c-di-GMP-I-GGC riboswitch aptamer from an uncultured Methylococcaceae bacterium, 78 nucleotides, folded computationally.
The prediction has a mean pLDDT of 76.
């Protein structure tokens, strides 16, 4: 610097179940393991979802949806 066929030292953890927080979307913890080579971080642009209070677009949620920015493990090639 390019790359992710196979593997997994190490990492993450879908659905579902339990507990808990929330009005909700959803979050957190435990179990679970469908998957992942950025399924790491950031709601910046797009997108999707919720919307009790406020009052008519504010507000909230999602990074395991796309883009962007920043950072990084392992293997292979140059």
């Nucleotide at each position: 610097u390019u790359u992710g066929u196979g593997a997994a030292a190490g990492c993450u953890a879908a659905a579902c179940c339990u507990a808990u927080c929330g009005a909700a979307a959803g979050g957190u913890a435990g179990g679970g393991g469908c998957g992942g080579a950025a399924a790491g971080u950031u709601a910046c642009g797009g997108u999707u979802c919720c919307u009790a209070a406020c009052a008519a677009g504010c507000g909230g949620a999602a990074g395991g949806c796309c883009g962007a920015a920043c950072u990084g493990c392992c293997g292979a090639g140059u």